The RNA shown here (transfer RNA) has 74 nucleotides and comes from an Acidaminococcales bacterium.
Rfam family: tRNA.
Its mean pLDDT, the model's own confidence on a scale to 100, is 80.
């Protein structure tokens, strides 16, 4: 050159058949609880879903295209 899987919170991953849902667990902050500090209880912060385009009333989800990171083939 070909192809193929993957990319959603700091980290690990879910997101069903395209709909008013952007979650979870760690982790991080604050209260309680404790002489203190773990644990454990309660709350909360943090996202333009890798880029860009298109499809549709409506895209994490369909298509196109780039880009990385991993296999396979040649």
């Nucleotide at each position: 050159g070909g192809g193929g899987u993957u990319a959603u919170a700091g980290c690990u991953c879910a997101g069903u058949c395209g709909g008013u849902c952007a979650g979870a667990g760690c982790g991080c902050c604050u209260c309680g609880c404790u002489c203190a500090c773990a644990u454990c209880g309660a709350g909360g912060a943090g996202g333009u879903c890798g880029g860009c385009g298109g499809u549709u009333c409506g895209a994490g989800c369909c298509c196109g295209u780039c880009u990385a990171a991993c296999c396979c083939c040649a």